Molecule: transfer RNA
Organism: Kyrpidia sp.
RNA sequence: GCGCCUAUAGCUCAGAGGAUAGAGCGCCGGUCUCCGGAACCGGGUGCCCAGGUUCGAGUCCUGGUAGGCGCACCA
Numbered sequence: 001g002c003g004c005c006u007a008u009a010g011c012u013c014a015g016a017g018g019a020u021a022g023a024g025c026g027c028c029g030g031u032c033u034c035c036g037g038a039a040c041c042g043g044g045u046g047c048c049c050a051g052g053u054u055c056g057a058g059u060c061c062u063g064g065u066a067g068g069c070g071c072a073c074c075a
C1' cells in the first nucleotide's frame, strides 16, 4: 500500500428496517447479619465520528477514525 472483518452499558455480547435498545458478569444502595459472604429486592442520560437513503436506521449506503486478520512492499 491492497483486501476482508469488527466498533452497542465498566467488561463480554444479543438486537436479521418498526414504538421507550436488552442479557450475563461487575459496580452502587437496601433487606438480612455482631461484621462480612451468600441469598433476595432495587438501581443504566450507553449504539466510534460525519454525511446519505427511508415515513422510520443500532440495523442499509458513502467517507473518516480506531482495532484485528491476510497479502504485498521493504536488506
Stems, first nucleotide, its partner, number of pairs: 001071007010025004018055001027043005048064005